Notes: The RNA shown here (transfer RNA) has 78 nucleotides and comes from Bacteroidetes bacterium QS_9_68_14. The organism belongs to Bacteroidota, within Bacteria. Rfam family: tRNA. By type it is a transfer RNA. The coordinates come from a structure-prediction model, not an experiment, and the mean pLDDT is 82.
């Protein structure tokens, strides 16, 4: 230098191909209440995220480009 894959709540992750019931969902944590004599438990509710810029589209976490980061692969000079 080139090719490839990867980045979503605090953490792990589905959704991405094949754009729309996703103002993104699950689980663990954290808050609050409930439930017990208190704890654990268990139940209900809530908390919080699409790396970054831009394009294409009536729409964009998906589709393209570019950018930063990380991991494979393999070259070049030395």
């Nucleotide at each position: 230098g080139c090719g490839g894959c990867c980045u979503u709540c605090g953490u792990c992750u589905a959704g991405u191909c094949u754009g729309g019931u996703c103002u993104a969902g699950g689980a663990c944590g954290c808050c609050a209440g409930c439930u017990u004599u208190u704890c654990a438990u268990g139940c209900u509710g809530g908390u919080a995220a699409c790396a970054c810029g831009g394009g294409u589209u009536c729409g964009a976490a998906u589709c393209c480009c570019g950018u930063a980061g990380g991991c494979c692969g393999u070259g070049c000079c030395a």